RNAcentral holds the sequence, with entries from ENA. The RNA shown here (small-subunit ribosomal RNA) has 1427 nucleotides and comes from an uncultured prokaryote. Its mean pLDDT, the model's own confidence on a scale to 100, is 82.
């Protein structure tokens, strides 16, 4: 800003510009023009448009009533339109006021107002009536009486009258207007069923129900009043509170439902908030009126204006939601006779990919598989025929150029038909004909023209769920819908390549339906997983036996109306197609109403006996209540014996006891409980009942017969009973025994054990109402194999009888099929199949908690949530793991012995600590004399210093050439010089091959990290007897089963038994040694006969020992006993060995994320003038201290001293080395002899035999320390072994602990060897001598089988509980406050409307003019909003 006006054919007035006319001054009649604005009057303004606060019914939806109603304009039919009055806007003037506005006087009109006639099938009173009806007060018909109306405008004509050209009355024809019937739309009222939660809302209601008489109202009615009665409404949910417009429909879904009510439609409410009328056919009126309130603008401060939830627009608010657009062309609506006007209804445009369809963004071809980008096992892959190039089309955008439909009419006046009329006029209705009218919009569409040219993104890629790589990052950044990904090899974070999905979108985030049988009517459970009330009698209310007529209320079935259009389907049709629109069908499972059937179900009548119940006869019982009474024990009181303990306890200790306890005897009080019998025995609704006798008294069961006829079943609310404890009164108290007290135990010990000990435990009377109140299984009723106890009462058979046996009902147990269960199990007493009834769940924590309510005397019950957390919580079974659970078994595991370790010195090795550096690793068994089988330099990796740069090594390439002596600096590495000399083949070509040194870069080098990224090896459990398979079979599964059981073993070793039968890895055996004999062969080895010799030294000889090949032997084979006629076990002969004869190698399936990237090897990362390399010193040797391992020793079973015997099994040529000499020794010298049954280390030692030494820090011990010295090595200062002389420490046998070992074994001697230039007390191995004990398996420790609990699975070094201490979330209390919403009481009273008054005012009608009739301002009442 615009969203309701129009009508001059209802009226009266009536400008201004422009014309004309003009005496130029203007004015006037005239036109402009009956036009604009304005008044009066008439219709319209309640319709269209918005919007959803309000409202659980005055709403809505369906279908019925209105006999209780009203309806302007429109349609059809009738009748009428006469005659008269007074006034008053506009207007003119005078006033107030800032406006808004308003007042006095004056003047007109009408289709405005008003009187009067007249009038009916209208209204109204009264009275008939043999109609009709859906029968209250319908609807007709018929007398009588009373009442009530109006308006004209606008074309045309002259037929009749009057003037007479033409008019005028009057005709006519259209429109109005009055007054009747009758449709049609359109509203009003009233019924019935339908339509959300809460019961933590059980009562509610005085105009409330109802009735009589007024009023009102268009219309019944408590809608209003005044009377009278006391009723209404409700667990089929009233009041009350909370949300909400309601429907047609729209989402979803198999449906059945569940959620919603945008856009279109239909109904209803609202218009600032609150009340309140008027007008009018219809309003208590969006764009009208009054009052109040809030608020915003004006304003001269007196006073006023205003109501976008109309259309567009501002602001706020929010996550978010549009042009201050054209047009009435066209549908539709208001007024007009019409032209026309009005229409932000409506038709179009505009923005927004918000939907919902439709289209493009190329198409075929095209392998050097291009460049490039990602990757890579470096070969390749892969993007990808994709590109690039060649051949094409041209959709949609550009450029030109043509260009609809959407228009029908109104109109005008030309044909031409009918109609009113008097009438060829006008009017009207149909028609032919011409005029005109497009917002969209130059839109849609159609061509023509260049050009692939201007047009592809978004999301995911670990499972669900289609899609993987690679680099960053390194529980940090961050992802995430659930589970979960990330702690240095992330398909899960980021990027990238590369894929998959959708595509003008595409993904998130909200919401709703689905899946979710996860509230289950279709379609769930309730023994342990959430759920059976602690039990019972019994209202309501559910269901309910046979049989027969009868009704039709369910119920079946048919017809008839309705269920709005749209919308869902269907079917045909227009936009090229499709969304979209048209048209016809079908649907619409409801309701209403009528006809029909009777089987079931209600109803009703009349039987009937199966279920029920009564009657009668028996019978068992801790069933209940009461009184009354026995005995036994305990404890106390008297006495009497008697005397020092008694009790307790794992062991004491508080206590009691010389004031006589404890025991014992005998009396005596008092209270409580009822041994045996007693028994998955009995009663009883549960709780629960237990000596005996009496009284009352309640149920069950059994057997007969007879009666009554469905009388049953369940059971919301209601009532009652209801264990222990606790509570109140008043009693009682022997034990007993919460609290309390003291003693013990303990780290503590407000426990457990022990002494005491009060409420209680009893008993009357009242409370409370819980329990694991359980079979964790609600009651009834039917039916579905068995078997075998027990209790009570019957039958039969049988007996002298009790017994047995066979059968019925009625309880009570165990088993066990069918079915059933998730599975455990249940199983005629069901968790089984079915039916009726009741209760009660719906993830887990908050919570059986809070608040509200009832109950209680309290305690506390009961009914019972939600905020916020979690991602599980739970059942049932399975497999290990584990237990201060269990039963069987082994093991130097205990135990029974020997010897030792821990104390002392010293050796070594760790910690530790120093230090430049003490390299590194290994840490309970299972590190620690370990890696190291041998750090002085080297080794070494460490530390400092000096040094290199293709390196100390290794391949390719290209040059020069083999090497050997000797200076100089330097600690060495290195750097720098002289001197000599130039490989080997050949096809003779600087051809080829091999060393060495130069130079180039590819690279080398790492004892740097990571053993938790790895191979391989290694140690452990453990030489312990276990770990699996395959087929079958059970079990839904996991898994079971074999493998377990019953004997046996050293053994899952074997036997028997078994739903198993077989196998495979372990075991056992086979393999090396050792013991014994056979045979074969004798050298270096023997040596009995025979010589022989210092000696088997030489000859002979292999018998013999030995030595090293082959073979024999031992197998529970052989006999007795046990044993199951078995495996086997015992005992025995034989035999060198006897039950696996001794040793050893051999190490199952796996555990410790065991050790080990420093032996190798290897992914990844990291260092490349250095974390590589080279070389010299130094360090790994340190030293207040702590541990392991080990060695000597402490002494007389011993130490020195001389003499004397006997071994094995090793080693030796860069070697072991003899005899001989020297030296006290270590050692030198020397060199025979041996490469090894010949030589050499090499003297075994402990023993034996003599001597000494006599218990002492010693003739024990030997460490330290000085001095000489030896070897080996370039070199023994840090830092080497040995010898000699001297030196002569600790220590007298080891505290708590702890170790090893069962026989040629411990204990002891003492020998060799690998490492090695030297360096063992370490490790490896040999042989002397050579014991000691073992009852046995109760305990420590470890291990294997069975079976058991488990809330453990990282598997008891597990889990998990509560405080407290810091942050953080969420809920709550808090002195108050402030807001909303309701209820009762009262005060207050705008406006209006109604009902009174109206003395002040007053046209119209009547008047006798004097007034009256009537209005009507004002003023009272009554209700009343705000406050």
């Nucleotide at each position: 800003g615009c969203a309701a006006g129009u009508c001059g054919a209802a009226c009266g007035a009536g400008a201004a510009a422009g014309c004309a006319c003009u005496u130029c001054g203007g004015u006037u009649c005239g036109u402009g023009a009956g036009a604009a604005g304005a008044g009066u009057g008439g219709c319209g303004c309640a319709c269209g448009g918005g919007c959803g606060a309000g409202u659980a019914a005055u709403a809505c939806g369906u279908g019925g009533g209105u006999a209780a109603u009203c309806u302007a304009c429109c349609c059809u039919u009738g009748a009428a339109u006469u005659u008269g009055g007074g006034g008053u806007a506009a207007c003119a003037u005078c006033g107030c006021g800032a406006a808004a506005g308003u007042g006095g006087u004056g003047c007109u009109a009408a289709u405005a107002c008003c009187g009067g006639a007249u009038a009916a099938u209208a209204u109204c009173u009264a009275a008939a009536u043999u109609g009709c009806u859906u029968a209250u007060g319908g609807u007709g018909u018929u007398u009588a009486g009373a009442u009530c109306a109006a308006a004209g405008a606008u074309g045309g004509c002259c037929u009749c009258u009057u003037c007479u050209u033409g008019a005028a009355a009057g005709c006519u024809a259209u429109c109005g207007u009055u007054u009747g019937a009758g449709g049609a739309u359109g509203a009003g009222c009233c019924c019935a069923c339908g339509c959300a939660c809460c019961a933590u809302u059980a009562g509610c209601u005085a105009g409330u129900u109802g009735g009589u008489a007024g009023g009102g109202u268009a219309a019944a009615g408590g809608c209003c009043u005044a009377c009278c009665a006391a009723g209404g409404c409700u667990u089929c949910g009233a009041u009350g509170g909370u949300u909400a417009g309601c429907u047609g429909g729209u989402c979803u879904g198999a449906g059945a439902g569940g959620a919603u009510g945008a856009u279109c439609a239909g109904c209803c409410a609202c218009a600032c908030u609150g009340g309140a009328a008027c007008u009018g056919a219809c309003a208590c009126a969006c764009g009208g009126u009054c009052c109040a309130g809030a608020c915003u603008c004006c304003u001269a401060c007196g006073g006023g204006a205003g109501g976008c939830a109309g259309c567009a627009g501002u602001g706020a608010g929010g996550a978010a939601u549009u042009u201050u657009g054209c047009g009435c062309a066209a549908u539709g609506g208001g007024g007009g006779a019409a032209a026309c006007c009005c229409u932000g209804a409506c038709g179009c445009a505009g923005c927004a990919a918000c939907g919902c369809c439709g289209c493009g963004u190329g198409a075929g071809u095209g392998a050097u598989g291009a460049a490039g980008g990602c990757u890579u096992u470096u070969g390749g892959g892969u993007c990808g025929u994709a590109a690039a190039g060649c051949u094409c089309u041209g959709u949609c955008a550009g450029c030109a150029g043509g260009g609809a439909a959407g228009a029908a009419a109104u109109c005008g006046u030309u044909u031409a038909u009918a109609g009113c009329u008097a009438a060829u006029a006008u009017c009207c209705a149909u028609u032919c004909c011409g005029c005109u009218u497009g917002a969209c919009g130059g839109u849609a569409u159609c061509u023509c023209u260049a050009a692939a040219g201007g047009a592809a993104g978004c999301a995911c890629c670990g499972g669900c769920u289609a899609a993987c790589u690679a680099c960053g990052u390194g529980c940090c950044a961050g992802c995430a819908g659930c589970c979960g990904c990330g702690g240095u090899a992330a398909u899960a974070c980021g990027u990238a390549g590369g894929g998959u999905g959708c595509a003008a979108g595409c993904g998130u985030u909200g919401u709703u339906c689905g899946g979710a049988a996860u509230u289950a009517u279709u379609g769930g459970g309730c023994g342990u997983a959430a759920a059976g009330c602690g039990c019972g009698u019994g209202u309501a209310g559910g269901u309910u036996g046979c049989u027969a007529u009868g009704c039709a209320a369910g119920u079946c079935g048919g017809g008839u109306g309705u269920g709005a259009a749209a919308u869902c389907c269907c079917u045909c049709g227009g936009c090229u197609c499709a969304a979209c629109c048209g048209a016809g069908g079908a649907a619409g499972u409801g309701c209403a109403u009528c006809c029909g059937a009777a089987a079931c179900u209600a109803c009703a009548u009349a039987g009937c006996u199966a279920g029920a119940g009564g009657a009668u006869g028996g019978u068992a019982g801790a069933g209940g209540g009461a009184g009354g009474u026995g005995g036994a024990a305990u404890u106390c009181c008297u006495a009497g014996u008697g005397u020092a303990g008694a009790g307790g306890u794992g062991a004491a200790a508080u206590u009691c006891g010389u004031a006589g306890a404890u025991a014992u005897u005998a009396g005596g009080a008092g209270g409580a409980a009822u041994a045996c019998c007693g028994g998955u025995g009995g009663c009883g609704a549960a709780g629960g009942c237990g000596g005996c006798c009496u009284c009352c008294u309640g149920g069950g069961c059994c057997g007969u017969u007879c009666c009554u006829g469905a009388c049953a079943c369940u059971g919301a609310g209601a009532c009652g009973c209801g264990a222990a404890a606790g509570c109140g009164u008043g009693g009682g108290u022997a034990g007993c025994a919460a609290a309390c007290a003291g003693g013990a135990u303990u780290a503590g010990a407000u426990a457990c054990c022990c002494u005491g000990g009060u409420a209680g435990u009893c008993c009357a009377c009242g409370c409370c109402g819980u329990a694991a109140a359980c079979g964790a299984u609600g009651g009834g009723u039917a039916c579905u194999a068995g078997g075998u106890g027990u209790u009570g009462c019957g039958g039969g058979u049988a007996u002298u009888g009790a017994c047995c046996c066979c059968u019925g009902c009625a309880g009570u147990g165990c088993c066990g099929c069918a079915g059933c269960u998730a599975a455990c199990g249940c199983a005629u007493u069901a968790a089984g199949u079915a039916c009726c009834c009741c209760g009660c769940c719906u993830g887990g924590g908050a919570a059986g908690u809070a608040c509200g309510g009832u109950c209680g005397c309290a305690a506390g019950a009961u009914u019972a949530a939600a905020a916020c957390u979690c991602a599980a919580a739970g059942g049932a079974a399975u497999u290990g793991a584990c237990g201060g659970g269990g039963g069987c078994c082994c093991g130097c595991a205990c135990a029974a012995g020997c010897g030792g370790u821990g104390g002392a010195g010293c050796a070594u090795g760790u910690g530790g600590u120093u230090u430049a550096a003490u390299u590194c690793g290994a840490c309970g068994c299972a590190a620690c004399g370990c890696g190291a089988a041998g750090a002085a330099c080297c080794u070494u990796a460490c530390c400092u210093g000096c040094u290199u740069g293709u390196g100390a090594c290794a391949u390719c390439c290209c040059g020069a050439c083999a090497u050997u002596c000797u200076g100089u600096g330097g600690a060495a590495a290195c750097a720098u010089g002289g001197a000599a000399g130039u490989c080997a083949g050949c096809u003779c070509g600087g051809c080829u091959g091999g060393a060495u040194c130069g130079g180039u870069g590819a690279c080398a080098g790492g004892u740097g990290c990571u053993g938790c990224a790895u191979g391989g090896c290694u140690g452990u459990c453990g030489u312990c007897a276990g770990c699996u398979c395959g087929u079958g079979u059970c079990g839904u599964g996991a898994g079971a089963u074999g493998u377990u059981g019953g004997g046996u073993u050293a053994a899952g070793u074997c036997c028997c038994g078994c739903a198993a039968c077989g196998a495979g890895c372990g075991c056992a055996a086979c393999c090396c040694u050792u013991g014994u004999c056979c045979u074969u062969a004798g050298u270096u080895g023997c040596c009995a006969u025979c010589a022989u010799u210092u000696a088997g030294u030489u000859g002979g000889g292999c018998a013999c020992u030995c030595u090293a090949g082959g073979g024999a032997g031992a197998c529970u084979g052989c006999c007795g006993g046990u044993g199951u006629u078995a495996a086997a076990c015992c005992g025995g002969a034989g035999g060198a060995a006897g039950g696996u004869g001794g040793g050893g190698a051999u190490g199952a399936c796996g555990u410790c994320a065991a050790g080990u990237c420093c032996u190798c090897a290897u992914g990844g990362c990291c260092c490349u003038u250095a974390u590589g390399u080279c070389c010299a010193g130094g360090g790994c040797u340190a030293c207040a201290c702590a541990c392991g391992u080990g060695c000597u020793a402490c002494a007389a079973u011993g130490g020195c001293c001389g003499g004397u015997a006997c071994a094995a099994a090793g080693g030796g040529c860069u070697g072991c080395a003899a005899a001989g000499c020297c030296g006290c020794g270590a050692g030198g010298u020397g060199g025979a002899g041996c490469a090894a049954a010949u030589c050499c280390c090499a003297g075994a030692a402990a023993g034996c035999c003599g001597g000494u030494c006599u218990c002492a820090g010693u003739u024990c011990g030997g460490a330290u320390u000085g001095g000489a010295g030896u070897c080996u090595g370039c070199a023994a200062c840090u830092c080497g072994a040995c010898u000699c002389c001297a030196u002569g420490a600790a220590g007298u046998u080891g505290g708590a602990a702890u170790c090893g070992c069962u026989a040629g074994u411990a204990a002891u001697c003492g020998c060799g060897u690998a490492u090695c230039a030297g360096c063992a007390u370490g490790a490896c191995g040999c042989g002397g001598u050579g014991a000691a004990u073992a009852c046995g398996u109760u305990c420590c420790c470890g291990g294997g089988c069975c079976u058991u609990g488990u809330a453990c699975a990282c598997a008891c070094c597990g889990c998990c509980c509560g405080u407290c201490a810091c942050a953080c979330c969420a809920c709550g209390g808090g002195a108050g406050u402030c807001u909303a919403u309701u209820g009762u009481a009262c005060c207050g009273g705008a406006a209006a409307c109604c009902g009174g008054u109206g003395g002040g005012c007053u046209a119209a009608c009547c008047u006798u003019c004097g007034g009256g009739a009537g209005g009507a301002a004002g003023g009272c009442g009554c209700c009343c909003a705000a406050g």